[in-house]
Context: one part of a larger RNA
Molecule: small-subunit ribosomal RNA, central domain
Organism: uncultured bacterium
RNA sequence: UUGGGCGUAAAGCGCGUCUAGGCGGUCUGGUAAGUCUGAUGUGGAAAUGCGGGGCUCAACUCCGUAUUGCGUUGGAAACUGCCAGACUAGAGUACUGGAGAGGUGGGCGGAACUACAAGUGUAGAGGUGAAAUUCGUAGAUAUUUGUAGGAAUGCCGAUAGAGAAGUCAGCUCACUGGACAGAUACUGACGCUGAAGCGCGAAAGUGCGGGUAUCGAACAGGAUUAGAUACCCUGGUAGUCCGCACGGUAAACGAUGGGUGCCCGCUGUUGGUCGGAAUAGGUCAGCGGCCAAGCGAAAGCAUUAAGCAUCCCACCUGGGGAGUACGCCGGCAACGGUGAAACUC
Numbered sequence: 001u002u003g004g005g006c007g008u009a010a011a012g013c014g015c016g017u018c019u020a021g022g023c024g025g026u027c028u029g030g031u032a033a034g035u036c037u038g039a040u041g042u043g044g045a046a047a048u049g050c051g052g053g054g055c056u057c058a059a060c061u062c063c064g065u066a067u068u069g070c071g072u073u074g075g076a077a078a079c080u081g082c083c084a085g086a087c088u089a090g091a092g093u094a095c096u097g098g099a100g101a102g103g104u105g106g107g108c109g110g111a112a113c114u115a116c117a118a119g120u121g122u123a124g125a126g127g128u129g130a131a132a133u134u135c136g137u138a139g140a141u142a143u144u145u146g147u148a149g150g151a152a153u154g155c156c157g158a159u160a161g162a163g164a165a166g167u168c169a170g171c172u173c174a175c176u177g178g179a180c181a182g183a184u185a186c187u188g189a190c191g192c193u194g195a196a197g198c199g200c201g202a203a204a205g206u207g208c209g210g211g212u213a214u215c216g217a218a219c220a221g222g223a224u225u226a227g228a229u230a231c232c233c234u235g236g237u238a239g240u241c242c243g244c245a246c247g248g249u250a251a252a253c254g255a256u257g258g259g260u261g262c263c264c265g266c267u268g269u270u271g272g273u274c275g276g277a278a279u280a281g282g283u284c285a286g287c288g289g290c291c292a293a294g295c296g297a298a299a300g301c302a303u304u305a306a307g308c309a310u311c312c313c314a315c316c317u318g319g320g321g322a323g324u325a326c327g328c329c330g331g332c333a334a335c336g337g338u339g340a341a342a343c344u345c
Base pairs, nucleotide, nucleotide: 004316005315008298012313014200015199016198017197021193022192023191025087026086027085028084029083030082031081033080034079035076036075037074038073039072040071041070042069049065050064051063052062053061054060090190091187092186093185094184095182096181097180102176103175104174105173106172107171108170109153113149114148115147116146117145118144119143120142124135125134161168162167205246206245207244208243209242210241215239219235220234221233222232257312258311259310260309261308262307265290266289267288268287269286270285271284272283273282274281294301295300318345319344320343327338328337329336330335
């Protein structure tokens, strides 16, 4: 290479966008590059393969054939390609409409918390399995009022919704992306995938500046214990928050790449629409539950497939060594990407 795989056994890039490339709807005409077919030249001989013959057999030897290829030339036109023309079922545009925690920026609110000030009030409070460290007669805890600050947004709330993913939730304003439905009109294959490239990308982390209520790595103390560099408790710095920049990883998970077509049903729900007096019922798009065939090693999956097909991409090839070493690329660093071998079982 042929071949087999990728939810849980090794294997789907975290997600998107796009270049090259690969693949590509219906009809007509042309062409003849691919394709099919005839002729011819060449493919040295021998050897080898296959069929047959000759030495009693065999080795050996002889004949035929193959030598799948390439060139030239005649033809075929279904399929692929190319050229021309046409189409509307794919794709897109315009119009109307409702839904949404989709994104960015601004404004505003209430609850809670902590601190401070003041009032009431007195001996405890706090914390635990039990305690102690800790706070408190310089008046704490509790309670009332006021002020300030930062962070998060209870109920609604969902088995719900939105987004490519990461993710997105108080209310409101502005700007803004996408999806869906309905009814027509228009463009006329404009499509799918996508190596590279480019962009986005939780948390922790990094740089500079700000902010700091809560919580809280590190750290300190109190306990526990044989010890206790822990679990529990009292404190507490970085951080947690904001702006700009970097970093680029996660069990980045549905552990399931994307597109298209096809294949029994039942039931719930979200958004639209048709319909009706109403509960119904139909239909499109989404989100769930249960099951048929089929698939699967099984558990399970089952129109949101892990079914039946097809196109494109990524990836896998025993365990350990190892996501290590070396080199290269990226990064301020931390580290990330790429990624072996010896040896061993």